Molecule: transfer RNA
Organism: Candidatus Portnoyibacteriota bacterium
RNA sequence: GCGGGUGUCGUAUAGUGGUUAUUACACGUGGUUGCCAAUCACGCGAUGGCGGUUCGAUUCCGCUCACCCGCU
Numbered sequence: 001g002c003g004g005g006u007g008u009c010g011u012a013u014a015g016u017g018g019u020u021a022u023u024a025c026a027c028g029u030g031g032u033u034g035c036c037a038a039u040c041a042c043g044c045g046a047u048g049g050c051g052g053u054u055c056g057a058u059u060c061c062g063c064u065c066a067c068c069c070g071c072u
Stems, first nucleotide, its partner, number of pairs: 001071007010025003018055001027043005048064005
């Protein structure tokens, strides 16, 4: 330099052109306990960036950024 893949709460993940973006752990509050742990309930929090298509984009398209793989 060329080609391909991945990017979603703090971490790991599911998902789809529309109606509250899923789940687990973690975190916070409360219950339970003499205290801790465990457990239960509730809560918090995310679509890498820019642009395009569309009535509507996390999803489709282009560029870009980061990481990974292959070729040279």